RNA sequence: GGCUUAUAAAGAAAGAUGGAGGGAACUGACCCUGUGAAGUCUUAACAACCUGCUCUGCGCAAGGUGUUAAAUUCAGCCUUUAAAGGAAAAAUAAGCA
Numbered sequence: 001g002g003c004u005u006a007u008a009a010a011g012a013a014a015g016a017u018g019g020a021g022g023g024a025a026c027u028g029a030c031c032c033u034g035u036g037a038a039g040u041c042u043u044a045a046c047a048a049c050c051u052g053c054u055c056u057g058c059g060c061a062a063g064g065u066g067u068u069a070a071a072u073u074c075a076g077c078c079u080u081u082a083a084a085g086g087a088a089a090a091a092u093a094a095g096c097a
Base pairs, nucleotide, nucleotide: 002096003095004094005093006092007091013043014042015041016040017039021032022031023030026076027075028074029073044068045067046066048065049064050063051061052060053059072089077086078085079084
């Protein structure tokens, strides 16, 4: 990297470095950003999944991954007067060959 299953409108920082982009892809919109983007390092935090403890349930811990602007930023495909819902795709976790 591929396949399968599950989850998600909640939660959560700062410093150093870096020096112009970023918010997954494409399109549109909107937003963040020299009052310093992406990336990298350090520490901290959160608690989605696994793990551990407890267990009727709720919960606790933070070991492994992960995450820490805005609902997966919103929309696009289908249903719908609309709201809303569903699907697709991506993301995360676990398992598999």